Predicted 3D model of a 72-nucleotide RNA (transfer RNA) from a Microgenomates group bacterium. It matches the Rfam family "tRNA". It is annotated as a transfer RNA. The sequence was found in a public genome assembly.
RNA sequence: GCUCUUGUAGCUUAAUGGAUAAAGCAUCGGCCUCCGGAGCCGAAGAUGCCAGUUCGAUUCUGGCCAAGAGCA
Numbered sequence: 001g002c003u004c005u006u007g008u009a010g011c012u013u014a015a016u017g018g019a020u021a022a023a024g025c026a027u028c029g030g031c032c033u034c035c036g037g038a039g040c041c042g043a044a045g046a047u048g049c050c051a052g053u054u055c056g057a058u059u060c061u062g063g064c065c066a067a068g069a070g071c072a
Stems, first nucleotide, its partner, number of pairs: 001071007010025004018055001027043005048064005
């Protein structure tokens, strides 16, 4: 330099182009407990960035960025 793959919550993963983007762990609050843990209830938290296609984009297309793999 070229080609390919991946990018969603703090972490690990879901979501056929269509309902308010779903869950586990973690975090916070409450209940319980002498206290803590466990357990139960609840809350906050995410689509890498910019454009395009579409009535509608996490999903499709282009560019950029980052990570990984291959070729040279």